[in-house]
């Protein structure tokens, strides 16, 4: 250098072309309780960039960074 996988809330993971991108955890508020816990409801929060392709991309193409791995 060369080659292969990979990147989505703070976290670990779904969405394998078409719908408001969704759960769990963690916060945050609220019911309940004397008070805490546990239960329950309810907020907040993401698709690495930059381009093609498509009527339509998180999802497929090139690149460009970062992460592993393999190999000189």
């Nucleotide at each position: 250098g060369g080659c292969c996988u990979u990147g989505u809330a703070g976290g670990u993971c779904a969405a394998g072309g078409g719908a408001u991108a969704g759960a769990c955890c963690c916060u945050c508020g609220g019911u309940u309780u004397c008070c805490u816990a546990a239960a329950c409801c309810g907020g907040u929060a993401a698709u690495c960039c930059c381009g093609g392709u498509u009527c339509g991309a998180a999802u497929c193409c090139g690149g460009g960074c970062g992460a592993g791995g393999c190999u000189a």
Molecule: transfer RNA
Organism: Rikenellaceae bacterium